[in-house]
RNA sequence: ACGAUUUGCAGGGAAGAGAUCCCCGCAAGAGGACGCCGAAGGUGCAAAUCUGGCAACAGGCGAAGCCAGAUGAAUCUCUCAGGCAAAAGGACCCUGCGAAUCGC
Numbered sequence: 001a002c003g004a005u006u007u008g009c010a011g012g013g014a015a016g017a018g019a020u021c022c023c024c025g026c027a028a029g030a031g032g033a034c035g036c037c038g039a040a041g042g043u044g045c046a047a048a049u050c051u052g053g054c055a056a057c058a059g060g061c062g063a064a065g066c067c068a069g070a071u072g073a074a075u076c077u078c079u080c081a082g083g084c085a086a087a088a089g090g091a092c093c094c095u096g097c098g099a100a101u102c103g104c
Base pairs, nucleotide, nucleotide: 002103003102004101005100006099007098008097009096010095011094012093013092018034020033021032022031024029035084036083037082041080042078044076048071049070050069051068052067053066054065
C1' cells in the first nucleotide's frame, strides 16, 4: 500500500404518534389526567451449539429421545426510558477525513 472487522469526527438524508384536557408560569417548561408511538438507550426470546443428568445395560462406548442449565439475533418484542405542531433529538443510509485489531 491492499483486504476484512470494529470505531471516532464533520456534512447531508431520515419515520411514527394528542398544537388533547386541568393547574402553575410572561414564555420555555414543571405537575396531574386520559389516549398514543417506536428508530437514542435499555428488556426479553428462536434455531443451533455446549455441559450435566435420565433411559438402555453382563461391561464399555455411542446414536436417537426426555429433563435441567449455559451461550445465543433483529428493523421481532416489552414500552422501563424516551417521544407525540415547529425546533431539538433520531435507528439506519450516503459522502469525506481519521483511528484500532487481524491478515498479507